Small-subunit ribosomal RNA, central domain from an uncultured prokaryote, 350 nucleotides, folded computationally. The RNAcentral record of the full RNA draws on ENA. The coordinates come from a structure-prediction model, not an experiment, and the mean pLDDT is 87.

Context: one part of a larger RNA
RNA sequence: CUGGGCGUAAAGCGCGCGUAGGCGGUAUUGUAAGUGGAAUUUCAGAGCACCCGGCUCAACCUGGGAAUUGCAUUCGAUACUGUUUGACUAGAGUACAGUAGAGAGAAGCGGAAUUCCUAGUGUAGCGGUGAAAUGCGUAGAGAUCUGAAGGAACACCAGUGGCGAAGGCGACUGUCUGGACCAAUACUGACGCUGAGGUGCGAAAGCGUGGGGAGCAAACAGGAUUAGAUACCCUGGUAGUCCACGCCGUAAACGAUGUCAACUAGCCGUUGGGAGUCUUAGUAUUCUUAGUGGCGAAGCUAACGCGAUAAGUUGACCGCCUGGGGAGUACGGUCGCAAGAUUAAAACUC
Numbered sequence: 001c002u003g004g005g006c007g008u009a010a011a012g013c014g015c016g017c018g019u020a021g022g023c024g025g026u027a028u029u030g031u032a033a034g035u036g037g038a039a040u041u042u043c044a045g046a047g048c049a050c051c052c053g054g055c056u057c058a059a060c061c062u063g064g065g066a067a068u069u070g071c072a073u074u075c076g077a078u079a080c081u082g083u084u085u086g087a088c089u090a091g092a093g094u095a096c097a098g099u100a101g102a103g104a105g106a107a108g109c110g111g112a113a114u115u116c117c118u119a120g121u122g123u124a125g126c127g128g129u130g131a132a133a134u135g136c137g138u139a140g141a142g143a144u145c146u147g148a149a150g151g152a153a154c155a156c157c158a159g160u161g162g163c164g165a166a167g168g169c170g171a172c173u174g175u176c177u178g179g180a181c182c183a184a185u186a187c188u189g190a191c192g193c194u195g196a197g198g199u200g201c202g203a204a205a206g207c208g209u210g211g212g213g214a215g216c217a218a219a220c221a222g223g224a225u226u227a228g229a230u231a232c233c234c235u236g237g238u239a240g241u242c243c244a245c246g247c248c249g250u251a252a253a254c255g256a257u258g259u260c261a262a263c264u265a266g267c268c269g270u271u272g273g274g275a276g277u278c279u280u281a282g283u284a285u286u287c288u289u290a291g292u293g294g295c296g297a298a299g300c301u302a303a304c305g306c307g308a309u310a311a312g313u314u315g316a317c318c319g320c321c322u323g324g325g326g327a328g329u330a331c332g333g334u335c336g337c338a339a340g341a342u343u344a345a346a347a348c349u350c
Base pairs, nucleotide, nucleotide: 004321005320006319007304008303012318014201015200016199017198021194022193023192025088026087030083031082033081034080035077037075038074039073040072042070050064051063053061054060091191092188093187094186095185098181099180103177105175107173108172110154115149117147120144121143125136126135162169163168206247207246208245209244210243211242215241216240220236221235222234223233258317259316260315261314262313263312266295267294268293269292270291271290272289273288274287275286276285277284279282299306300305323350324349325348332343333342334341335340
């Protein structure tokens, strides 16, 4: 390389958009590039394979035809692929009527709670633990209550509920904005799928500048525990957590399962639409569609399990794997303020 693979054994890029490329619906017209057919030229000689013959045989040698997969030219074929022509509507999309939603941005606003401050009542403890101590408190704590400040998070509702491509999103209000679903009709007429490079988004932590700082809390300090205790437990506590702008670009970024399309028994829930039946104005029930869950037939799987939301049966395209360690490391490149990220070996060893 081929082959075989990628839920858990090595292996799906964290997720989109999209360039080149690859692949691409139905029927038709022309063409004949691919494709397949025929003929011709060429494919030296020798050799290989075949046949006849000559050295006593053989090796070897003479002769004969065949072959020479290729290239080129000409003729003819047109199913498929390409290209061209004018069409189609089942893919894709648009319009009109609605629906649900923690989808996103900026702004405003609310109550509970913690903490601090203030005023009152009030007196000796509070706090904490397995037990304690550090700590706070007669300079009046804790408890209770008046007022005020400030920051952060939104109890109940809440649900294998919803929305989003993923990361993720949860008080309330209006505003600006993206997507999805559904029913009937109309329209466009293949406009599609995937996607190397590229580009955008991307939890937490971390970084830069300027704010903010209630609670929590790496580091740190003290008290315990212990043989020791650089820990677990306790009392404190700074970065950080929050906001704005700019970086970083990684996670068990997980469904450890790439995207798109088609097909393949059933049963039971649940969310959003639509339609119907029964009854009658409320419930029951059926069908359908788009999600989201639990079982399960066939099938698949090493097994576990998966099972129309496939890991079943197929097709298109991309990514990735190739024994363990060395190593996701060194060196070099690119990116970054840095931390580091990304690309990515070898010697050696088992």